[in-house]
Context: one part of a larger RNA
Molecule: large-subunit ribosomal RNA, domain III
Organism: Proteiniborus sp. MB09-C3
RNA sequence: GAGUAGCGAGAGGUGAGUGAGAAUCUCACCCAUCGAAAGCCUAAGGUUUCCUGAGGAAGGCUCGUCCACUCAGGGUUAGUCGGGACCUAAGCCCAGGCCAAAAGGCGUAGGCGAUGGACAACAGGUUGAAAUUCCUGUACUACCAGAAGGCGCUAAAAGAGAAGGAGUGACGCAGGAGGAUAGGUUAAGCACACCGUUGGUUGAGUGUGCCUAAGCAAGUAGGGAGUAUCUAAAGGCAAAUCCGUAGGUACAAUAUCCUGAGAAGUGAUGGGGAGCGAAAUACAAGUAGCGAACUAACUGAAUCCACACUGCCAAGAAAAGCUUCUAUCAAGCCUAAAGGUACCCGUACCGCAAACCGACACAGGUAGGCGAGGAGAGAAUCCUAAGAUGAGC
Repeated sequence: GAGUAGCGAGAGGUGAGUGAGAAUCUCACCCAUCGAAAGCCUAAGGUUUCCUGAGGAAGGCUCGUCCACUCAGGGUUAGUCGGGACCUAAGCCCAGGCCAAAAGGCGUAGGCGAUGGACAACAGGUUGAAAUUCCUGUACUACCAGAAGGCGCUAAAAGAGAAGGAGUGACGCAGGAGGAUAGGUUAAGCACACCGUUGGUUGAGUGUGCCUAAGCAAGUAGGGAGUAUCUAAAGGCAAAUCCGUAGGUACAAUAUCCUGAGAAGUGAUGGGGAGCGAAAUACAAGUAGCGAACUAACUGAAUCCACACUGCCAAGAAAAGCUUCUAUCAAGCCUAAAGGUACCCGUACCGCAAACCGACACAGGUAGGCGAGGAGAGAAUCCUAAGAUGAGC
């Protein structure tokens, strides 16, 4: 220079409280903002920022009794959620091997590697801070052992069964139609509460609520496929009763088999539930406790049936798993009630943001899911619900 520029999009007001001190902290009321978001869940990333108590030097663009700051204490509970003890993709590592001044490069067998496949849990309650993890209720998966029942013990063998064979797994995009649900709306229906001092209120009044999972059982709307059996023999690196091929017979389009949402039933004599609502207190009240109705009609998805169907060209993973077949093993095995066992890692909190990436408490950037009502074609836009917020002068 200069107490100058600036103090980083934005609505706050009043009262009470605390305190040495309050425009800035807390509470109440009013007002205002967002509402395909400025709400909720979650991946990455961060790594204790979470909760409680205390503090105010510094950080906070002012203040500060406050904080994502400082100090202390506490907090993350899993057979089923995500990952591993399963599988493979791109890619990577690579025994032997090939190549190469050296370092090393390539690559087989083999292995690693999810953003994919496979795989068993839901509803409610609870903490100051955790919950599909704790608790309550009701389930399911794998394994162990096994009451009881059944089959078999020598090639007339019960049963097990590949690191092998076969099937399945197994897949694109667009479009339209159908069924259903989630969600929503309305109600002169049901339940509870209320009766406005006003022009007017016991009325077709006003306000609020009318919910319920996995599992089990059953196999629907719909979708797909010919199915069963006998014989033959050149295929599937050995074998095969499996698959495939060829021939015959029987049945069949309302058949048979496979798949398949949802509804209704059960789960539930449970839970939730508007509302009512204590005693007590330093801490600990809308808490403990009690608890009504719990229906119908309409609407209706981008979700499910399901890439199911139709169409199209750019022609749309693999392996495990599962099913089956033998090779092989074989004297015990199969079904199974009540019962038992179940490892490691993650789990707090932020997550369109003051906690991530941007040197900052930065008008920038950041994958996915849910996303209500009125008007509307609509996730536009305006106003609102739940919920959140009033942006640190």